[in-house]
RNA sequence: CUUUGCUCAGAGCAAACUGUGGGAAACCGCGGGACGCAGAGCUACGGGACUAAAAGAACAGGGUCAAUGGCGCGUGUCGGUGCCCGUGGUAACCACGAACAACGGACACGAAUCACUGACACUGCACUUAUGUCAGCCGCGCCGCCAGA
Numbered sequence: 001c002u003u004u005g006c007u008c009a010g011a012g013c014a015a016a017c018u019g020u021g022g023g024a025a026a027c028c029g030c031g032g033g034a035c036g037c038a039g040a041g042c043u044a045c046g047g048g049a050c051u052a053a054a055a056g057a058a059c060a061g062g063g064u065c066a067a068u069g070g071c072g073c074g075u076g077u078c079g080g081u082g083c084c085c086g087u088g089g090u091a092a093c094c095a096c097g098a099a100c101a102a103c104g105g106a107c108a109c110g111a112a113u114c115a116c117u118g119a120c121a122c123u124g125c126a127c128u129u130a131u132g133u134c135a136g137c138c139g140c141g142c143c144g145c146c147a148g149a
Stems, first nucleotide, its partner, number of pairs: 002149004012037002017032006035136001041142002045139003048134003055128002059124003063120004068115003073110006081101002085097005
């Protein structure tokens, strides 16, 4: 220096769980604790896995606004009808004008309700995605104890 890793020796690390702190979470720091580990040392370069705060698209719920339409309501104007009065025409009756009454015929405006469509934000559920996380998932790279060759 290279390589092998069952053993020797001196060491090392520390899963689950738990206390505490951070984080939206995955997960991480510190303490306890040992399932295990020849690298369970470092490193997010590659693959893979985990999470989804934020963002995006959809669905649902009720709410707000806008447009269109339906059903009735109120007000005003016009219209005809009835009754009454006045004027004109000799009169029948006709014409004009005013008032009253109901009708709901037409138009306009206003409020309320229902239906459909579109837009807006809020809430909920679930979907996608990393800028987040994992090296005790695998590989690359770096550093490294002991023993044998």
This is a predicted structure of a 149-nucleotide RNA (c-di-GMP-I riboswitch aptamer) from a bacterium. The prediction has a mean pLDDT of 77.